[in-house]
RNA sequence: AAUCAUCUUCGGGGCAGGGUGAAAUUCCCGACCGGCGGUGUUAGAACUUCGCGUUCUUAAGCCCGCGAGCUCUUUAUGAGCAGGAUUUGGUGAGAUUCCAAAGCCGACAGUAUAGUCUGGAUGGGAGAAGAUGGUA
Repeated sequence: AAUCAUCUUCGGGGCAGGGUGAAAUUCCCGACCGGCGGUGUUAGAACUUCGCGUUCUUAAGCCCGCGAGCUCUUUAUGAGCAGGAUUUGGUGAGAUUCCAAAGCCGACAGUAUAGUCUGGAUGGGAGAAGAUGGUA
């Protein structure tokens, strides 16, 4: 280093300004935000035989997978259901990931119709880091 068990800690952001209206952070103009794992033509660092060689870190809301909700259940787990979205051009051997441009999406309940307010939630959670012990 690997693997198993137990435990600890951590683990989500966002309507400025304006319009209509009796009432809207819900409509309209406009503004803003992007969880986790994987992948990787990014960027950085170290090493280097100086080779776009090796290693480490970093890198996608819309590519693949997962999480939050609901139902059933032996209430542990497990099973099922619901819930979203990308193109064009450029470079190149290779990119839905880079660069440029233009788009698009966002659970449930409440309320003037909500990705952003309030609530379930001082919850749960994909997972991340670490500690201890076992195995080999």